[in-house]
Molecule: transfer RNA
Organism: Blautia caecimuris
RNA sequence: GCACCAUUGGUCUAAUGGCUAUGACUUUUGAUUUCCAAUCAAACAAUAUGGGUUCAAUUCCCAUAUGGUGUU
Numbered sequence: 001g002c003a004c005c006a007u008u009g010g011u012c013u014a015a016u017g018g019c020u021a022u023g024a025c026u027u028u029u030g031a032u033u034u035c036c037a038a039u040c041a042a043a044c045a046a047u048a049u050g051g052g053u054u055c056a057a058u059u060c061c062c063a064u065a066u067g068g069u070g071u072u
Base pairs, nucleotide, nucleotide: 001071002070003069004068005067006066007065010025011024012023018055027043028042029041030040031039048064049063050062051061052060
C1' cells in the first nucleotide's frame, strides 16, 4: 500500500428495515438492617463521525476515524 472484520450507556450485550433501542454490571436515590454486607424498588446513562437510499435506517450504500487479522 491492498483486502477483510469490528465499532451500540462508564463496562458487557440483544436487535427480521417498523412499538418511546433489550438486558446485565456499575453509579445515584429510597426501603429493609443497630451498622455494614446481602436483598428489594426506582432513576440516570448508548447506536464512532459525516453524507446517501427509503414513508421509515442500529440494520442497506459511500467516505472518514479508531482497533484487529491477512498479505506484498